TPP riboswitch aptamer (THI element) from Aurantimonas manganoxydans SI85-9A1, 99 nucleotides, folded computationally.
RNA sequence: AAUGCGUGACGGGGGCGCCUGCCGGAAACGGCAGGCUGAGAAGCACCCUUCGAACCUGACCCGGAUAAUGCCGGCGGAGGGAGUCGCGGCGGGGUCUCU
Numbered sequence: 001a002a003u004g005c006g007u008g009a010c011g012g013g014g015g016c017g018c019c020u021g022c023c024g025g026a027a028a029c030g031g032c033a034g035g036c037u038g039a040g041a042a043g044c045a046c047c048c049u050u051c052g053a054a055c056c057u058g059a060c061c062c063g064g065a066u067a068a069u070g071c072c073g074g075c076g077g078a079g080g081g082a083g084u085c086g087c088g089g090c091g092g093g094g095u096c097u098c099u
Stems, first nucleotide, its partner, number of pairs: 004090001005088006011049004016043001017036008055080003061074004
């Protein structure tokens, strides 16, 4: 020096489900209010950014639970998945000096 750790800026990536009531509608569906889980269920928010379990695929999957649902577990460190620069101290290596 690098790596690692913390952190910032800019850029980028990502998800938004289930249920109940009321209203509108022929229906599909939409609006409002509330309930569940969650960081987040449309938020000037939240999460993730390669050391990547954010998120997607498999998957209309399997088991369990629930009013119901990716609600929990499995699948599974499986496959895919969005990056650069700076700062901080720590750490560590080299060299020199002194004892």
Source information:
Lineage of the source: Bacteria > Pseudomonadati > Alphaproteobacteria > Aurantimonas > Aurantimonas coralicida.